This is a predicted structure of a 117-nucleotide RNA (FMN riboswitch aptamer (RFN element)) from Hydrogenispora ethanolica. The model forms 100% of the base pairs in the Rfam consensus. The organism belongs to Hydrogenispora, within Bacteria. The coordinates come from a structure-prediction model, not an experiment, and the mean pLDDT is 82. Rfam family: FMN riboswitch aptamer (RFN element). About the family: The RFN element is a highly conserved domain that is found frequently in the 5'-untranslated regions of prokaryotic mRNAs that encode for flavin mononucleotide (FMN) biosynthesis and transport proteins. Its family is annotated with FMN binding in the Gene Ontology.
RNA sequence: AAUAACCUUCGGGGUCGGUGCAAUUCCGAGCCGGCGGUAAAGCCCGCGAGCCUCUUUGGAGGCAGAUUUGGUGAGAUUCCAAAGCCGACAGUACAGCCUGGAUGGGAGAAGGUAUGC
Numbered sequence: 001a002a003u004a005a006c007c008u009u010c011g012g013g014g015u016c017g018g019u020g021c022a023a024u025u026c027c028g029a030g031c032c033g034g035c036g037g038u039a040a041a042g043c044c045c046g047c048g049a050g051c052c053u054c055u056u057u058g059g060a061g062g063c064a065g066a067u068u069u070g071g072u073g074a075g076a077u078u079c080c081a082a083a084g085c086c087g088a089c090a091g092u093a094c095a096g097c098c099u100g101g102a103u104g105g106g107a108g109a110a111g112g113u114a115u116g117c
Stems, first nucleotide, its partner, number of pairs: 005113006015029004030097002032087002034047004042085002050063005067083005089100003
């Protein structure tokens, strides 16, 4: 100075009331927002988780959500103001918030070790 390798740890949040035989699922009012990029992002671009098909079980392909306006500024669909919208699968009186797969997995993040040349 730089490359690859190995190891360790971390790595998702959120409900009350009413009706009813029964609903934290309906109705009303609230609350929540993984990771990387970038002027700071649930709604821009991508990734992860989930489902389906194939598979040499390494992986590959497909499906799957949501934003506008104004202001400031060199730069912001990211900040400020305002008004909106979205949210896997299974269970169950129809679920982003309950229970479950999950003391799981993972995008990644932090730290450490030693070392080729």